The part of an RNA shown here (large-subunit ribosomal RNA, domain VI) has 263 nucleotides and comes from Lachnospiraceae bacterium A4. Its Rfam family is "Bacterial large subunit ribosomal RNA". Rfam links the family to the GO terms structural constituent of ribosome and ribosome. The coordinates come from a structure-prediction model, not an experiment, and the mean pLDDT is 89.
Context: one part of a larger RNA
RNA sequence: CGCAGGAUAUCUGAGAGGAGCUGUCCUUAGUACGAGAGGACCGGGAUGGACGGACCGCUGGUGUACCUGUUGGCGACCAACGCCAUGGCAGGGUAGCCAAGUCCGGCAGGGAUAAACGCUGAAGGCAUCUAAGCGUGAAGCCCCCCUCAAGAUGAGAUAUCCCCUACACAAGUGGAUAAGACCCCUUGAAGACGACAAGGUAGAUAGGGUAUAGGUGUAAGUGCAGCAAUGCAUUGAGCUGAAUACUACUAAUCGGUCGAAGG
Numbered sequence: 001c002g003c004a005g006g007a008u009a010u011c012u013g014a015g016a017g018g019a020g021c022u023g024u025c026c027u028u029a030g031u032a033c034g035a036g037a038g039g040a041c042c043g044g045g046a047u048g049g050a051c052g053g054a055c056c057g058c059u060g061g062u063g064u065a066c067c068u069g070u071u072g073g074c075g076a077c078c079a080a081c082g083c084c085a086u087g088g089c090a091g092g093g094u095a096g097c098c099a100a101g102u103c104c105g106g107c108a109g110g111g112a113u114a115a116a117c118g119c120u121g122a123a124g125g126c127a128u129c130u131a132a133g134c135g136u137g138a139a140g141c142c143c144c145c146c147u148c149a150a151g152a153u154g155a156g157a158u159a160u161c162c163c164c165u166a167c168a169c170a171a172g173u174g175g176a177u178a179a180g181a182c183c184c185c186u187u188g189a190a191g192a193c194g195a196c197a198a199g200g201u202a203g204a205u206a207g208g209g210u211a212u213a214g215g216u217g218u219a220a221g222u223g224c225a226g227c228a229a230u231g232c233a234u235u236g237a238g239c240u241g242a243a244u245a246c247u248a249c250u251a252a253u254c255g256g257u258c259g260a261a262g263g
Base pairs, nucleotide, nucleotide: 001151005162006161007160008159009158010157011156015148016147017146018145021049022048023047024046025045026044027043033038051105052104053103054102055101059099060098061097062096066092067091068090069089070088071085072084073083074082075081109143110142111141116136117135118134119133163263164175165174166173167172180258181257182256183255184200185199186198187197188196205251206250207249208247209246210245211244212243214240215239216238221234222233223232224231225230
């Protein structure tokens, strides 16, 4: 921009893409078969591999704005604390992301067929699956399963919402609006940017605060014991990024633009 009014939701599915794999064991059954050796079809069940998707409760990885220990140096010094040295080094670790972790998938079914096997059956009194006609039949084909999808210009459907005025009328042109949308702003398990999603005071969108979870592992100060290093008590303390709930304290203020005319 189009989809012959303007919108907001929800669909249909022409079409396109994806998937499609397979082992071993048990049973049927040491049965059928076979002199024996050996050893099934068909059917039922279990458990794997690789591949694919999703997820983070478990096991773990990462986790450079979390906690702790510790070496050297600097901040004049004690204590406390901070900075530099690969995050100085080391031990742990929330969320998120992830696999080595967990769950799920291929099943089953329908249709038309290939090779092949048949029925009926002439040409050609017989025979013949074929010439007319009718069946069975594959991991393959088309459906079924998953995803996208009406620019499918062949532009589909359903539900709901909205309907003024000037130019005398019509046509046409212009203007202001409606439903609605955007700009702008607070943001996000959404994201390169657009987009998408949640919100904008009639508000929990983000930050902050409070509480809790989770992490670390008993802060500082003081007291007691010890010559001291240090230990014990206060104390599962203190601190704590992303988590959960509540709470308008802070910021989403105030505003602006577009958007139909009876189709």